[in-house]
RNA sequence: GGGCAUAUAGCUCAAUUGGCAGAGCACACGGUUUACAUCCGUGCGGUUUCAGGUUCAAGUCCUGAUAUGCCCA
Numbered sequence: 001g002g003g004c005a006u007a008u009a010g011c012u013c014a015a016u017u018g019g020c021a022g023a024g025c026a027c028a029c030g031g032u033u034u035a036c037a038u039c040c041g042u043g044c045g046g047u048u049u050c051a052g053g054u055u056c057a058a059g060u061c062c063u064g065a066u067a068u069g070c071c072c073a
Stems, first nucleotide, its partner, number of pairs: 001072007010025004019056001027043005049065005
């Protein structure tokens, strides 16, 4: 220098071929227990990496940038 992949909650990951952004763990509260743990319930938590474009509507499609990983030279 060229190519490919990935980027979504504190962490690990989903999101059906464009149509209300979710799960598990963690955290907080409540129940259970003498108490803790386990278990059960509820809740909190998001500028979907950034900037544009298309569309009635974009996490999803298009362009560029950034970061990380892999391959080639």
This is a predicted structure of a 73-nucleotide RNA (transfer RNA) from a Phototrophicaceae bacterium.
Model confidence (mean pLDDT): 82 of 100.
The RNAcentral record of the sequence draws on ENA.
Rfam family: tRNA. It is annotated as a transfer RNA.